């Protein structure tokens, strides 16, 4: 000087399940049931607001495939597969590192 990557500044994407008890409400008067609402458990970074967590092109964060397919497990994307599939949101700083190339000095 270039390029990568940490970091970092702005921006932007994304998901929020399963299981139980409790009252409230409908049902009709009692189970089941159905709607919301707060509590409790479980895996996980996060499980509808935590403005918190992830992730952003080397792109598994997210989505489709999927009411998918084995295997767990009280139960579920909980595990694995699918998965070298198919989509998916990006600019800057040179503060650190590293690699290459000129120059210069020995």
């Nucleotide at each position: 000087c270039a390029u990568a990557g940490u970091g970092u500044g702005c921006u932007g994407g994304g998901g929020u399940g399963c299981c139980g008890g409790g009252g409230c409400g409908g049902g009709a008067u009692g189970a089941g049931c159905c709607g919301a609402c707060g509590c409790g458990g479980c895996u996980g970074a996060g499980a509808u607001c935590a403005u918190a967590c992830c992730c952003a092109u080397u792109g598994a964060a997210c989505c489709u495939g999927a009411u998918c397919u084995g295997g767990a497990u009280c139960a579920u994307g909980c595990c694995a597969g699918c998965g070298a599939a198919g989509g998916g949101a990006g600019c800057g700083u040179u503060a650190c590192c590293a690699u290459g190339u000129c120059a210069c000095c020995u």